[in-house]
Context: one part of a larger RNA
């Protein structure tokens, strides 16, 4: 000089935007919203009728939001491998949807409990469940002059034999499904070359460690995981240890070249009171699931229950720090649904804040006093961006902006300095090493351009000045 955080003292408007509880407490939370839909799956209650409630079922809820706690790792960043994998919803090709059966939920009845919420009995369906067919999967044997590749262990076809084993209808007739193969798409698993913190006042680390064989287990390789064998691996090109960090695209600051940031918007990863399991599912070890410890709050009728805001808002606490317990799904994007709709504190949209940018204004002329470089004050005139108002566009509904119209100079300046550096007083007072100033050099002890204070002046300017981190 720049950026970024607080802090004084000031203060018209408009507009923008990777600004606004990161830093300190990944503390602790009252309220109150934050994922639900579907009647073209099925049964019940209710109503003249529609609307409507409950239940079982489908599909979402593994998305989206929030935070940086932990991670020195294949976590990321690039670039490959998968001859070692999986993919609901969507495309796309072919085939196919025969037959049967038993429960159960709401509800009814009759109970326990303060309550959370719970037991028993009956009685009923379905695109729920179970069985059976056949298609199909799979394994194991033998064959095959086919394919695909660098490479066949793969595909592909036959034969035999063994395990297994699919489907679902509904309509308002437009249609939406439903199995079960083969490809694609999209998304993901796993493994891997490279690369990027500090520290030797850490030098030896390693027994599942390191390799082989068999096997357990996975959508799937692998010591992931069990047996037996063998003893290697790793390391001054810093192992192992300890300290600090979520990475990267960015960001800031400079001429670069580096040096510092990376909370915020993207993109990935973890993680949602600490820990640990599980289940359901295509997909989770699941923020708003379940279960169990742990710590912590709360109800209680003392027998037993509830609960986790690093979702949006809002409280308290910590601090130099940081908004509104607000409107609406109109836009964009999720969900669900053949639609129509329907739901989203995702999103939009307003409110707040001197976070930064960016524009504008706070008036012009002309006489005339009065000090006189110019200024102040008055008379007269002039202009309306702001301001007041009004109506219209705007909008999901408002503002705000936008156009038009009325009024009226009206509503709009401070901060900091003046001794050098450094623009700008050899003026007036007050104080006298005292009360103070001061980045640095210095001022002050009786004529202080240097303290305070009045007048002048200078720099900047809706700001200006300090403190801190950084370059």
């Nucleotide at each position: 000089g720049g950026c970024c955080a607080c802090c004084g003292c000031u203060a018209u408007a408009g507009g923008a935007a990777u600004u606004c509880g990161a830093u300190u407490a990944a503390g602790a939370c009252a309220u109150g919203c934050g994922a639900g839909u579907c009647g073209a799956g099925a049964g019940u209650c209710g109503u003249a009728a529609u609307g409507g409630a409950c239940u079982c079922g489908g599909c979402g809820g593994a998305c989206u939001g929030c935070u940086c706690a932990g991670u020195a790792a294949c976590a990321c960043g690039u670039g490959g491998a998968u001859a070692a994998c999986g993919u609901g919803c969507c495309c796309u090709u072919a085939a196919g949807a025969g037959g049967a059966g038993g429960a159960u939920a709401a509800u009814c009845u009759c109970g326990g409990g303060a309550a959370a919420u719970u037991g028993a009995g009956g009685a009923u369906a379905a695109u729920a469940c179970u069985c059976c067919a056949u298609a199909g999967a799979u394994c194991a044997u033998g064959g095959g002059a086919u394919c695909u590749g660098g490479a066949a262990u793969g595909a592909c076809c036959c034969a035999u034999g063994g395990u297994u084993c699919a489907a679902a209808g509904u309509u308002c007739c437009g249609g939406c499904g439903c199995u079960u193969a083969a490809g694609g798409a999209u998304c993901g698993g796993u493994c891997u070359g490279c690369g990027g913190c500090c520290u030797a006042u850490c030098a030896g680390g390693u027994a599942g460690u390191a390799g082989u064989a068999g096997g357990u287990g996975u959508a799937a390789c692998g010591u992931a995981c069990c047996u037996a064998c063998u003893a290697g691996c790793c390391u001054a090109c810093g192992a192992c240890g300890g300290g600090u960090a979520u990475g990267g695209g960015c960001c800031u600051u400079g001429a670069g070249a580096g040096a510092g940031g990376g909370a915020g918007c993207c993109c990935a990863g973890a993680g949602u009171u600490g820990g640990a399991u599980u289940c359901u599912g295509a997909g989770a070890c699941a923020c708003g699931a379940a279960u169990c410890c742990a710590g912590g709050c709360c109800c209680u009728a003392c027998g037993g229950g509830g609960c986790g805001c690093a979702g949006c808002a809002g409280u308290c606490g910590c601090g130099a720090a940081a908004a509104c317990u607000u409107c609406a799904c109109a836009a964009u994007g999720g969900g669900g649904g053949c639609a129509a709709c329907c739901c989203c504190g995702a999103u939009g949209a307003g409110g707040g804040a001197a976070u930064u940018c960016c524009u504008a204004g706070u008036g012009c002329u002309a006489g005339c006093a009065c000090a006189u470089u110019u200024g102040u004050g008055u008379u007269a005139g002039c202009u309306u961006u702001u301001c007041u108002u009004u109506a219209g566009c705007u909008u999901a509904g408002a503002a705000a902006a936008c156009u038009a119209g009325a009024g009226g100079a009206a509503u709009a300046a401070g901060g900091g300095c003046u001794g050098g550096g450094u623009a700008a007083g050899a003026c007036g007072g007050g104080u006298g090493c005292c009360a103070g100033c001061c980045g640095c050099c210095g001022c002050g002890g009786u004529a202080a351009u240097a303290c305070c204070u009045g007048c002048a002046g200078c720099c900047c300017a809706a700001g200006u000045g300090g403190u801190g981190g950084u370059c």
This is a predicted structure of a 471-nucleotide part of an RNA (small-subunit ribosomal RNA, 5' domain) from Methanomassiliicoccaceae archaeon UBA296.